[in-house]
RNA sequence: GGGGUUGUAGCUCAACUGGGAGAGCACCUGCCUUGCAAGCAGGAGGUUGAGGGUUCGGGUCCCUCCAAUUCCA
Numbered sequence: 001g002g003g004g005u006u007g008u009a010g011c012u013c014a015a016c017u018g019g020g021a022g023a024g025c026a027c028c029u030g031c032c033u034u035g036c037a038a039g040c041a042g043g044a045g046g047u048u049g050a051g052g053g054u055u056c057g058g059g060u061c062c063c064u065c066c067a068a069u070u071c072c073a
Base pairs, nucleotide, nucleotide: 001072002071003070004069005068006067007066010025011024012023013022019056027043028042029041030040031039049065050064051063052062053061
């Protein structure tokens, strides 16, 4: 320098063929307990890496850039 894969909540990851952004753990509150943990109930937390384009509508499609990883030279 060129090719592939990945980028979504604090962390690990889903989201099918473009149409309601979600799960587990963690966090907060309550119940339970003498108290803690576990358990149960509820809650908060997101410019979907950045910008642009297509579309009635983009996490998803197209282009450029950034970062990580991998292969080739």
The RNA shown here (transfer RNA) has 73 nucleotides and comes from a Bacilli bacterium. Taxonomically the source falls in Bacilli (Bacteria, Bacillati, Bacillota). The sequence is in RNAcentral, with records from ENA. Its mean pLDDT, the model's own confidence on a scale to 100, is 82. It matches the Rfam family "tRNA". Rfam classes the family as a transfer RNA. About the family: Transfer RNA (tRNA) molecules are approximately 80 nucleotides in length.